This is a predicted structure of a 484-nucleotide part of an RNA (small-subunit ribosomal RNA, 5' domain) from an uncultured prokaryote. The prediction has a mean pLDDT of 87. RNAcentral holds the full RNA, with entries from ENA. It matches the Rfam family "Bacterial small subunit ribosomal RNA". Its family is annotated with ribosome and structural constituent of ribosome in the Gene Ontology.
Context: one part of a larger RNA
RNA sequence: AUCACGCUGGCGGCGCGCUUAACACAUGCAAGUCGAACGAGAAAGGGGAGCGGGGUGUGAGUAAAGUGGCGCACGGGUGAGUAACACGUGGGUAAUCUGCCCUUCGGUGGGGAAUAACUCCGCGAAAGAGGAGCUAAUACCGCAUACGAUCUUCGGAUGAAAGGCUUAGGUCGCCGAAGGAGGAGCCCGCGGUCGAUUGGCUUGUUGGUGAGGUAAAGGCUCACCAAGGCUGCAAUCGAUAGCCGGCCUGAGAGGGCACACGGCCACACUGGCACUGAGACACGGGCCAGACUCCUACGGGAGGCAGCAGUGGGGAAUCUUGCACAAUGGGGGAAACCCUGAUGCAGCGACGCCGCGUGAGCGAUGAAGCCCCUCGGGGUGUAAAGCUCUUUCAGUGGGAACGAUAAUGACGGUACCCACAGAAGAAGGUGCGGCUAACUACGUGCCAGCAGCCGCGGUAAUACGUAGGCACCAAGCGUUGUUC
Numbered sequence: 001a002u003c004a005c006g007c008u009g010g011c012g013g014c015g016c017g018c019u020u021a022a023c024a025c026a027u028g029c030a031a032g033u034c035g036a037a038c039g040a041g042a043a044a045g046g047g048g049a050g051c052g053g054g055g056u057g058u059g060a061g062u063a064a065a066g067u068g069g070c071g072c073a074c075g076g077g078u079g080a081g082u083a084a085c086a087c088g089u090g091g092g093u094a095a096u097c098u099g100c101c102c103u104u105c106g107g108u109g110g111g112g113a114a115u116a117a118c119u120c121c122g123c124g125a126a127a128g129a130g131g132a133g134c135u136a137a138u139a140c141c142g143c144a145u146a147c148g149a150u151c152u153u154c155g156g157a158u159g160a161a162a163g164g165c166u167u168a169g170g171u172c173g174c175c176g177a178a179g180g181a182g183g184a185g186c187c188c189g190c191g192g193u194c195g196a197u198u199g200g201c202u203u204g205u206u207g208g209u210g211a212g213g214u215a216a217a218g219g220c221u222c223a224c225c226a227a228g229g230c231u232g233c234a235a236u237c238g239a240u241a242g243c244c245g246g247c248c249u250g251a252g253a254g255g256g257c258a259c260a261c262g263g264c265c266a267c268a269c270u271g272g273c274a275c276u277g278a279g280a281c282a283c284g285g286g287c288c289a290g291a292c293u294c295c296u297a298c299g300g301g302a303g304g305c306a307g308c309a310g311u312g313g314g315g316a317a318u319c320u321u322g323c324a325c326a327a328u329g330g331g332g333g334a335a336a337c338c339c340u341g342a343u344g345c346a347g348c349g350a351c352g353c354c355g356c357g358u359g360a361g362c363g364a365u366g367a368a369g370c371c372c373c374u375c376g377g378g379g380u381g382u383a384a385a386g387c388u389c390u391u392u393c394a395g396u397g398g399g400a401a402c403g404a405u406a407a408u409g410a411c412g413g414u415a416c417c418c419a420c421a422g423a424a425g426a427a428g429g430u431g432c433g434g435c436u437a438a439c440u441a442c443g444u445g446c447c448a449g450c451a452g453c454c455g456c457g458g459u460a461a462u463a464c465g466u467a468g469g470c471a472c473c474a475a476g477c478g479u480u481g482u483u484c
Base pairs, nucleotide, nucleotide: 001482002481004479005478006477007476010356011355012354013353014352015351016349017348018314023312024311025310027309028308029307032070033069034068037067038066045058077267078266079265087191088190089189090188091187092186093185096184097183098182101180102179103178104177105176106175107174108173109143111141112140118133119132120131121130123128149158150157151156163172164171165170193239194238195237200230201229202228205227206226207225208224209223210222211221212220242264243263244262245261246257247256248255249254269290270289271288272287273286292303293302294301295300320346322345323344324343328342329340330339331338332337359389360388361387362386369380370379371378372377393425395420396419397418398417399416403411428473429472430471431470432469433454434453435452439468440467441466442465443464449456450455
């Protein structure tokens, strides 16, 4: 310095809270949003009329769904794997990409064909899937044009767009291009573990030519050719491990650690794969295989908490199935607004640090009790009682914020302020042989026991047990483990 345990426990502030099983998970929530992109479009209920089905109007162009756009690659979790350009630091990219955002330039003309939703039909236990028919768009496909752009044999060739709303002024978009900002990919120098009881390793291996592939250099991949490449300055193999800023310790040098917070990386039941996309090989997307769990009409299906809570299990050990989007931030939207277990708060835990209290003054050569005693006395001890005061904190009552700006406050009737009552509700733990501050009595009798080391105990034990006293810390005190 840091955990757990034992005994004890008044208050507050700020932090922190599965180090083990990256074990398995019931339940709820954690990513949506846009009707100002598009087509369609209910019902309940209430109203009028009325009492017979039905229809009309409102609800309402609402709900729920569908097409389309953006987001879902952020935020949040974990540390399994990884000894590696993973990380740190310093560079390179004339070898690259970049949605949204900012600046600038140019454009936004004219057409077409579908499809979900919906209707109908039949299939299936379900999950779901099929066929026929209708329809829209900022969805999809051509044509025209081309300031830039790409290719080029320098002649030329190729390649784009979308509209919505409007108070008709505009505004939000769309397409091409250049620059920026921020982000990302790739490459390189150097640096940071252990083992030589691991001495040889390597065949896409090392290099070349050509091709493929990628946003992009490259054996990244492939064909052919050559036979190379690494290694005692430790290759290869094995073990261990996320890395760093930092944290702990120490006078420093150094040693140890990687929990919280911040940056980077990796992973998302296990393994593999691609699709979409500016960006993923994608925690709450998809496909395949596997293990496991669940449903089943046995034909077949569903799932993935290392998100927030919570459960079982493991363990010495680690919390609430809370409140709110009020603030900060994020996504969508023109906006209103919606979503946000990010976040802000509250709850539990002395787990840590810090602060405060459990009263203050006076009060006897000194009550009682208890302990010791040489029986004279001594100790507890101004301690108590008693008298005079105070009221922090807790309690009760009243007021009441900042955080928020015209409005909007979860926290919260909270912090804070005022008043009231009354010393009133609030002290323990360990030790006392030496190291090491602090001693007597009784009990016990190598027993029971103590113990960090030395060592105590066999009949006067300052070392065991109890009591009185004392010492040290104090809402803590001890013990164990770990690190310096």